[in-house]
RNA sequence: UCUUAUCCAGAGCGGUUGAGGGACGGGCCCGAUGAAACCCGGCAGCCUACCAGGUGCCCACCUGGCGUGGUGCUAAUUCCCGCGGAAGAUCCAAUUCCGGUAGAUAAGA
Numbered sequence: 001u002c003u004u005a006u007c008c009a010g011a012g013c014g015g016u017u018g019a020g021g022g023a024c025g026g027g028c029c030c031g032a033u034g035a036a037a038c039c040c041g042g043c044a045g046c047c048u049a050c051c052a053g054g055u056g057c058c059c060a061c062c063u064g065g066c067g068u069g070g071u072g073c074u075a076a077u078u079c080c081c082g083c084g085g086a087a088g089a090u091c092c093a094a095u096u097c098c099g100g101u102a103g104a105u106a107a108g109a
Base pairs, nucleotide, nucleotide: 001109002108003107004106005105006104007103012040014039015038016037020030021029022028024082025081026080027079041074042073043072045071046070047069050065051064052063053062054061055060078102083099084098085097086096087095
């Protein structure tokens, strides 16, 4: 970089440290009652190990559990919007819904 899948669930009253952070733009927020980072703890999405059940029949697939290992995550739906369409009967705004873009994560190439 490409492909596929997922993104309204879950997770700290801890330690070190000390000013930023929420990808980008706009908004709106979080933050000295302690941001980011690191450590510890936790969560359980994907892969994996294991367990149970089922299909199938010797090697796989499906469902559920578990948390062994890898990775990830641990304010707010990916915090909301960004582009297009619909509800809608002329326009605008707001709202809701659908699809897309962008982003994140996993697995594979």
The RNA shown here (SAM riboswitch aptamer (S box leader)) has 109 nucleotides and comes from a soil metagenome. The coordinates come from a structure-prediction model, not an experiment, and the mean pLDDT is 79. RNAcentral holds the sequence, with entries from MGnify. It matches the Rfam family "SAM riboswitch aptamer (S box leader)". From the family's description: The SAM riboswitch is found upstream of a number of genes which code for proteins involved in methionine or cysteine biosynthesis in Gram-positive bacteria.